[in-house]
RNA sequence: CGGAGAGUUUGAUCCUGGCUCAUGAUGAACGCUAGCGGGAGGCUUAACACAUGCAAGCCGAGGGGUAUAUAAUUGCUUGCAAUUAUAGAGACCGGCGGAUGGGUGAGUAACGCGUAUGAAACCUGCCCUAUUCAUCAGGAUAGCCCUAGGAAACUGGGAUUAAUACUGAAUAACACUAAUAUCGGCAUCGAUGUUGGUUAAAAGAUUUAUCGGAAUAGGAUGGUCAUGCGUCAGAUUAGUUAGUUGGUAGGGUAACGGCCUACCAAGGCAAUGAUCUGUAGGGGGCCUGAGAGGGUGAUCCCCCACACUGGUACUGAGACACGGACCAGACUCCUACGGGAGGCAGCAGUGAGGAAUAUUGGUCAAUGGGCGGGAGCCUGAACCAGCCAUGCCGCGUGCAGGAAGACGGCCUUCUGGGUUGUAAACUGCUUUUACACGGGAAGAAAACGCCCAUGCGUGGGUAACUGACGGUACCGUGGGAAUAAGCACCGGCUAACUCCGUGCCAGCAGCCGCGGUAAUACGGAGGGUGCGAGCGUUGUCCGGAUUUAUUGGGUUUAAAGGGUGCGUAGGCGGGCGUUUAAGUCAGCGGUGAAAUCCCACGGCUCAACCGUGGAACUGCCAUUGAUACUGGGCGCCUUGAGUACCGUUGGGGUAGGCGGAAUUUAUGGUGUAGCGGUGAAAUGCAUAGAUACCAUAAGGAACCCCGAUGGCGUAGGCGGCUUACUGAGCGGUAACUGACGCUGAGGCACGAAAGCAUGGGUAGCGAACAGGAUUAGAUACCCUGGUAGUCCAUGCCGUAAACGAUGAUCACUCGAUGUGCGCGAUAUACUGUGCGCGUCCAAGCGAAAGCGUUAAGUGAUCCACCUGGGGAGUACGCCCGCAAGGGUGAAACUCAAAGGAAUUGACGGGGGUCCGCACAAGCGGUGGAGCAUGUGGUUUAAUUCGAUGAUACGCGAGGAACCUUACCUGGGCUAGAAUGCUAGGGAACCCCGCGGAGACGCGGGGGCCGCAAGGCCCGAAGCAAGGUGCUGCAUGGCUGUCGUCAGCUCGUGCCGUGAGGUGUUGGGUUAAGUCCCGCAACGAGCGCAACCCCUGUGUCCAGUUGCCAACGGGUAGAGCCGGGGACUCUGGACAGACUGCCUGCGCAAGCAGAGAGGAAGGAGGGGACGAUGUCAAGUCAUCAUGGCCCUUACGCCCAGGGCUACACACGUGCUACAAUGGCCUGUACAGAGGGUAGCUACACGGCGACGUGGUGCCAAUCUCAAAAAGCAGGUCUCAGUUCGGAUCGGGGUCUGCAACUCGACCCCGUGAAGUCGGAAUCGCUAGUAAUCGCGCAUCAGCAAUGGCGCGGUGAAUACGUUCCCGGACCUUGUACACACCGCCCGUCAAGCCAUGGGAGUUGGGUGGACCUGAAGGCAGUAACCGCGAGGAGCUGUUUAGGGUAAAACCAGCGACUGGGGCUAAGUCGUAACAAGGUAGCCGUA
Repeated sequence: CGGAGAGUUUGAUCCUGGCUCAUGAUGAACGCUAGCGGGAGGCUUAACACAUGCAAGCCGAGGGGUAUAUAAUUGCUUGCAAUUAUAGAGACCGGCGGAUGGGUGAGUAACGCGUAUGAAACCUGCCCUAUUCAUCAGGAUAGCCCUAGGAAACUGGGAUUAAUACUGAAUAACACUAAUAUCGGCAUCGAUGUUGGUUAAAAGAUUUAUCGGAAUAGGAUGGUCAUGCGUCAGAUUAGUUAGUUGGUAGGGUAACGGCCUACCAAGGCAAUGAUCUGUAGGGGGCCUGAGAGGGUGAUCCCCCACACUGGUACUGAGACACGGACCAGACUCCUACGGGAGGCAGCAGUGAGGAAUAUUGGUCAAUGGGCGGGAGCCUGAACCAGCCAUGCCGCGUGCAGGAAGACGGCCUUCUGGGUUGUAAACUGCUUUUACACGGGAAGAAAACGCCCAUGCGUGGGUAACUGACGGUACCGUGGGAAUAAGCACCGGCUAACUCCGUGCCAGCAGCCGCGGUAAUACGGAGGGUGCGAGCGUUGUCCGGAUUUAUUGGGUUUAAAGGGUGCGUAGGCGGGCGUUUAAGUCAGCGGUGAAAUCCCACGGCUCAACCGUGGAACUGCCAUUGAUACUGGGCGCCUUGAGUACCGUUGGGGUAGGCGGAAUUUAUGGUGUAGCGGUGAAAUGCAUAGAUACCAUAAGGAACCCCGAUGGCGUAGGCGGCUUACUGAGCGGUAACUGACGCUGAGGCACGAAAGCAUGGGUAGCGAACAGGAUUAGAUACCCUGGUAGUCCAUGCCGUAAACGAUGAUCACUCGAUGUGCGCGAUAUACUGUGCGCGUCCAAGCGAAAGCGUUAAGUGAUCCACCUGGGGAGUACGCCCGCAAGGGUGAAACUCAAAGGAAUUGACGGGGGUCCGCACAAGCGGUGGAGCAUGUGGUUUAAUUCGAUGAUACGCGAGGAACCUUACCUGGGCUAGAAUGCUAGGGAACCCCGCGGAGACGCGGGGGCCGCAAGGCCCGAAGCAAGGUGCUGCAUGGCUGUCGUCAGCUCGUGCCGUGAGGUGUUGGGUUAAGUCCCGCAACGAGCGCAACCCCUGUGUCCAGUUGCCAACGGGUAGAGCCGGGGACUCUGGACAGACUGCCUGCGCAAGCAGAGAGGAAGGAGGGGACGAUGUCAAGUCAUCAUGGCCCUUACGCCCAGGGCUACACACGUGCUACAAUGGCCUGUACAGAGGGUAGCUACACGGCGACGUGGUGCCAAUCUCAAAAAGCAGGUCUCAGUUCGGAUCGGGGUCUGCAACUCGACCCCGUGAAGUCGGAAUCGCUAGUAAUCGCGCAUCAGCAAUGGCGCGGUGAAUACGUUCCCGGACCUUGUACACACCGCCCGUCAAGCCAUGGGAGUUGGGUGGACCUGAAGGCAGUAACCGCGAGGAGCUGUUUAGGGUAAAACCAGCGACUGGGGCUAAGUCGUAACAAGGUAGCCGUA
């Protein structure tokens, strides 16, 4: 100095993997908000177009010379002219500067930039040093003056004039050039000397002290050229290049050079990426990051490029020149239409574009620049100011006290509490900032001048002047808390929670996701959290992301090993010695500009900011050294590799020959009616003789047994026998070579099946096709046929789930066991050793499954490949192919996942084991009829509401005529129908009248107890109402169901990264997770069982109302009476059953036995009792209850109606269809219950329901009460009946205020359907089913055939567990987890989105060809100008631009068309996931 993670795939887990977030940054923009200051920054877009002003001038000490002003003099028209002196503008000649400064980033992928070198191949004005020189002469031309043209810009002509302008001559060097000598070097060459030749100038200016001039050499500065290295993306751009590459000669340049020209040669560049295309100014730096990296190139500095677009040169020391010139083009402006003018990417500013970026400001005071001798002038460079929260830094908006914890707000479990909150008020204090007033800087020191010193540079001294910013910073005084707070967020990530509103709406959202009536997620509020003059949002970059992995990843199954081999380039490479010193390492030198970053110190009150110093700049170059390792050279070695010899192995390959079995066909024979095929059938074959059997023949294809986690091969693959040819492996020997090796991008070869081409062949099989079935359909699965094909030859194709889903090679790392082939020892045991093929495991590895010397372990080398899912292995382009197609291989768009392994469940038309009236075996029903009842539907004013597969439907309801009642219609009430408190009043209460349907209203009469308090009633006002209104998906409680199924869990331990497992699995056994045994488990809990009740046996106790054996009495009879406790019975206690005993089996648990005993035997029978949980199961209408809703009504009262409707459908029942029956008569035997508003004996009346009278009983006493089937007798005789009783008519009875809607019962009459019930379906395993009656609750009565109980009579059957249904345990598969009523695929239909093809059409940049060709350069040149030098003109060449035609590339649009993606509830099917119901998948047709 130094590295943080989180959310999101699942029911849960681990992993892989993407997406997203928290950080920092910004030339930013947008929203809300805004007090001050400092110091920064400010067109990222249209290199779009620009009005106006300014941005480069200066020099009179280079020159000619003047306007004008002042003064003087003269003339004199008294305000004009001339002269002189002083000052001197503008213009002109000349000189220097306009090549700097300032702007911009269009172009440029380049020696453009960066870095390091080189120039012996170069230039350099102004500046410095040294030396030398500055002689003589000449002719012009601007200006001025005259004049002409033009609108203007401007131009022409004439005359005259100067210079530091121009020209000529002389002189002459160390300059240039040629030759030569010496020395040196780095190839050309360089330095010095000698000789010959060539070449220059301003004796200028003036204030006399300076400033200038020429030449040469050198320096400094600045520039130019060359070279090494570095410098974006695309290979769906693979070839490119004619001045191209080199040479010779010449030209040109400051200089080298194809820079240019002529000639010669044919080279140059390129997979280490040429060329082409796209994008881009480069660097110092800046942001981020632990770093390595990634991104970026605003402000400041360096370099480059550009200046309306393109081209060109001129001048010059320097330009191919931003505010110069010429030409062309586009655009704008002026115009008198003839012509002209212009270039803000300088500073301001304008328009336009855009989300977006400022003043037409001040000053040259400072710094710097140009000119000048200087004063000075110029300077939109610069310094300042203005605007903008654009970012950075600093300050403030107060501090202390203050509890009645105020008011208000919000919340609340509401007489109260909590919170806002010491917050406010109030008291005291302070005064930064703002405001007012006063004071008030630094930045300034010079230059110049004067004086002194000095040979020259220069130095010293001295007086004065100079401030845009700015009366600014700063300081002081004054009063006064006075002038100053917002923004975002509060579901998790992520700090911060409540109420209301809303109700899958409105909306939110970075990801996951919120919202469908109780939203901490939307909107508002209160409160809180974070930051704060800012806060959020959006965009962009880095980070997190080890998610491109050099640091620092992977490839069996998650994405990823090439199908296999040979091999080129390349990469990597055994042992020893020696040499070299390229890599490598070290020292030293140079460079790495400054700024920035870092450290220290310092200056602004601090900080930001700035200054000074240091360090650093990890780089490059040079040099000296080291030599272990790598590399290069040389020599040697044998262990890697290869060779030789001997032996051996095998379905290795190619070609030929041969063989038998079987199928089919043909022929002949025997033989007769079927064969064949299937789940079952049919198509098909067959009396013209099939199938079957026998014989013979033909032909094609494949090779039974052996045969095997056995063999061989690089892979694909290879299987009868044999011959020929041929490849390979392994072992042994250690004779030979001496590193010859490994891997392998491109390349080449091989490469199953299907497919293609040509020609053969064709027995069987068999895509397509046909027919038959199956089916809702069946373009399938099944069947009968059958063409390509399958076979051979030759040539293509080049792909597969080409798999060990595992690249090749080498080394190393415990073992066990099997097997193939060799070798050693005498040997078939056995064993050692080598190479193969397998299984199990240690260490280790792995997400796990698993791998484990045949690695997926530990290392090394090389190659290939991966980077979320879909789109897509698709499109386009290119290559290959006859085609099919293959190879290479994207993007838009879209999703928040897609995946791997393992876990627990659930499920399976998976498996195993086992239960249950589950099936089967039986008995009786339902479904058909009539009726009863419930439900649906419909209807209605209302037909109140709920229950809806099993688990609703004779259910809530165990009693709807009124009531009930919740519904409808109508009439009424409003603190209300009920209760409590209370002022006051009255007994309560009863009776009567009137209106009314009634509620109710109006009126009248009668009428208390108590000592008191008061009791009872009425009652204004008030406090608490009321609601069967909603939500059972807010709830409690209760209930149904799986299921009386045997399960469900926990603690500790152990195993696993974890979910989780183990225990609870296993072997037995049981009704049972019941028990036993075993076991990394040991124990425990809830369940099971037992404990409780009823019933079955006995004993004991007790004995009325029950009982009556013995005794007595008594009756027509009767426990009727006395008595009795024996019996029955009643009802309390106890006993009894435990596989305890025996036999067999078994380790045991336990099982079996017509066993013994026993009333009962293996749980004796029945009941109550229901684990963890499931179904958001049911119930807000039993009750309770949160929230919401209604309040003259959704509350309350009343009358009437409705809940009872009726085309229909379903459930549950009753009664039947009859003779095992109906009817009639007689006769026997229960249990359990009920009864005073009751049950009623008995008697009478009535056919009867019932009525009248009347007795008993609050019940073991009286009564309901008759039990019925049964039994005995009679009758009916198979019929819609003497079956059946519906329906309807009539007449009654009873209850009740009231039986119309709408009761039950009785009597008479009527006498329907129905003759045993389709598909289907229900109950029941013993005192059960079936059948028979009896009772009770509710209740005035009753729609009860229902429900709950009671007893009577009383069966049949169970071989068995294949199948249906449900359940339990183990196991297996899974793409399911809302859990198979799951998941999920494709077409079609609809909407939206992006995209491919597409006749064409539009645009863009680029290359080549041809035509034309300005300015300018270059070359040539007789006529014209000039005395001449030279110029004009002309010709040629080059070239910007323009034009023509063809082609390629890129992009936009495009009728139509192809697929793709996305989208709550569309259509058709069911492909996949379970054996997914035909196992699935890959390649191919």
This is a predicted structure of a 1485-nucleotide RNA (small-subunit ribosomal RNA) from an uncultured compost bacterium.
The prediction has a mean pLDDT of 83.
Its Rfam family is "Bacterial small subunit ribosomal RNA".